[in-house]
RNA sequence: GAAGUAAGCCAGACCGCCGCUGGUGCGAUCGUGGAAACACGGCACUGGAGGAAGGUCCGGACUGCAUAGAGCGGCGUAGCAGCUAACGGCUGCCCGGCGAAAGCCGAGGAUCAGAGCAACAGAGACGAGUCGGGACCGGUGCAAGCCGGUUUCGGGUGAAACGGGCAAUCUCUACGCGCAGCAACACCAAGUAGGCCAGCGUUGAUGCGGCUCGCAGAGCUGGCGGGUAGGUGGCACCGAGCCGGGCAGUGAUGCCCGGCCCAGAUGAAUGGCGGUCACGCGGCGAAUCGCAAGAGGAGCCGCGCACAGAAUCCGGCCUAUCGGCUUGCUUCACCU
Numbered sequence: 001g002a003a004g005u006a007a008g009c010c011a012g013a014c015c016g017c018c019g020c021u022g023g024u025g026c027g028a029u030c031g032u033g034g035a036a037a038c039a040c041g042g043c044a045c046u047g048g049a050g051g052a053a054g055g056u057c058c059g060g061a062c063u064g065c066a067u068a069g070a071g072c073g074g075c076g077u078a079g080c081a082g083c084u085a086a087c088g089g090c091u092g093c094c095c096g097g098c099g100a101a102a103g104c105c106g107a108g109g110a111u112c113a114g115a116g117c118a119a120c121a122g123a124g125a126c127g128a129g130u131c132g133g134g135a136c137c138g139g140u141g142c143a144a145g146c147c148g149g150u151u152u153c154g155g156g157u158g159a160a161a162c163g164g165g166c167a168a169u170c171u172c173u174a175c176g177c178g179c180a181g182c183a184a185c186a187c188c189a190a191g192u193a194g195g196c197c198a199g200c201g202u203u204g205a206u207g208c209g210g211c212u213c214g215c216a217g218a219g220c221u222g223g224c225g226g227g228u229a230g231g232u233g234g235c236a237c238c239g240a241g242c243c244g245g246g247c248a249g250u251g252a253u254g255c256c257c258g259g260c261c262c263a264g265a266u267g268a269a270u271g272g273c274g275g276u277c278a279c280g281c282g283g284c285g286a287a288u289c290g291c292a293a294g295a296g297g298a299g300c301c302g303c304g305c306a307c308a309g310a311a312u313c314c315g316g317c318c319u320a321u322c323g324g325c326u327u328g329c330u331u332c333a334c335c336u
Stems, first nucleotide, its partner, number of pairs: 001332010012277007020048007030041004050307001054318002057316005062181004069213004074177005079093005094108001095106004109172002114170002116166002130155011185233004195224006206216003241260008279304006288295002
């Protein structure tokens, strides 16, 4: 230097003007909307998208239903050991496959419980049975031989021929899983209220989102008529939190110390315009070298600058992504 491989990082920067939205403080204790609950309105300071916020595929927190209980069914996972709040995630090792190597990939329990499946070829694919030979037995025959049976060897087909394969088919084994989800749920507010009719119901309706048990337990279902779908919390400063350092461990990770507080709407904020610089691509192209072809690139112009956008929160996986940077390792080539 080239090719490869693994891990990590960035996702334009700055200035000016105009906006949007959250928080804190101050302030008139006022105004506007509303039946009310409540919301909005001024000034100052300050916060305001991502590595995937995405797909909603796993796992948890949280909430309700029995403080979530038992059995059957159902679903999921699968080498061994570990990490973790948990996992189908991650780490280490073993085994198998790919690669020259670094390294990458693996749906890696069980076919002496049972069932099912196997293209083409082949007589025959789990049911049976082809061709040729040997030995033995039986029948027949004077005999050679012929016919039949048992056993054994070989040929041919094929990935595989009574010996097995597939569990990415059912099944078995071990382990795990109750169900629903922030439109959960709680509270406030004249109102999914109050009323009428019918049916069922303490001989248990109905609820616990498959069934049975079990538990709770007095309402439930349908129709008529009326009328509501408003507001606040959950929810966004204290967390499985972020940054830096140290220790233990091969590692995932854990512990300790110091510092920080970091988006939050609900017709849904995080933006728009202008300028300068940077980056990439294309075109033109000045010095300079060269006889030339050409090399070379100062500078100018144009275009581009990805994927995508929080919605209860968190840990993963998967997918999308213009370009660029850093580090380790492997192999090859060259120089000292």
Bacterial RNase P class A from Mitsuaria sp. PDC51, 336 nucleotides, folded computationally. The same sequence occurs in records of 2 taxa. NCBI's taxonomy places the organism under Bacteria, Pseudomonadati, Pseudomonadota, Sphaerotilaceae, Roseateles. The RNAcentral record of the sequence draws on ENA and Rfam. The coordinates come from a structure-prediction model, not an experiment, and the mean pLDDT is 76. The model forms 98% of the base pairs in the Rfam consensus.